[in-house]
RNA sequence: GAUAGAGGCGCGGUAUCCAUCAGUACCCCGCGGCAAGGGCAGGCAGCCGCCGCGGAGAAAAGGGGAGAUCGCCGAAGAACCGGGCAGGGGCCUGCGUGGCCGGUUCUGGGCCGUCCGAAAAGAUUGGACGGACUGUCACAAAACUUUGUGGAGCGCUAUC
Numbered sequence: 001g002a003u004a005g006a007g008g009c010g011c012g013g014u015a016u017c018c019a020u021c022a023g024u025a026c027c028c029c030g031c032g033g034c035a036a037g038g039g040c041a042g043g044c045a046g047c048c049g050c051c052g053c054g055g056a057g058a059a060a061a062g063g064g065g066a067g068a069u070c071g072c073c074g075a076a077g078a079a080c081c082g083g084g085c086a087g088g089g090g091c092c093u094g095c096g097u098g099g100c101c102g103g104u105u106c107u108g109g110g111c112c113g114u115c116c117g118a119a120a121a122g123a124u125u126g127g128a129c130g131g132a133c134u135g136u137c138a139c140a141a142a143a144c145u146u147u148g149u150g151g152a153g154c155g156c157u158a159u160c
Base pairs, nucleotide, nucleotide: 001160002159003158004157005156008073010072011071012070013069014068016066017065018064026057028055029054030053031052032051033050034049037048039095040094041093042092043091044090076107077106078105079104080103081102082101083100085098086097108134109133111131112130113129114128115127116126117125118124136151137150138149139148140147141146
């Protein structure tokens, strides 16, 4: 340097089904009100209108669970920076949201707890901190395969 592997409630993708989303958004009818209404703020304009209550009808996406299947073991995830795309009653500016691309940095892995965030959410999940567990290597000790300490996957093991 190349190839092949290991960790285990191991990681991620896809479609199907299910619950939730929700009797919510939205369409229609009736009544009442408004002159300003986007995810948020400001401005322009006044083309399209907007809000509340009641009635009748009535979703979907995202997120989640189950098994199946596919690809894998920096699997994958997160933060920051840069770029442009999208969505919105119309236009402009700024912020924010979603996903895409590139760069840098961090995290061995899953679990539990606290706090903060996402989300409709008691589901789930991301981050920070803490805890025990587990795999791996180094060092030390010894009761000979166990204990302790420490490190990180740009690692470890095997073969060539």
Notes:
A computed fold for a 160-nucleotide RNA from a bovine gut metagenome, annotated as Lysine riboswitch aptamer. The sequence is in RNAcentral, with records from MGnify. Its mean pLDDT, the model's own confidence on a scale to 100, is 76. Its Rfam family is "Lysine riboswitch aptamer". Rfam's curators write: Riboswitches are metabolite binding domains within certain messenger RNAs that serve as precision sensors for their corresponding targets.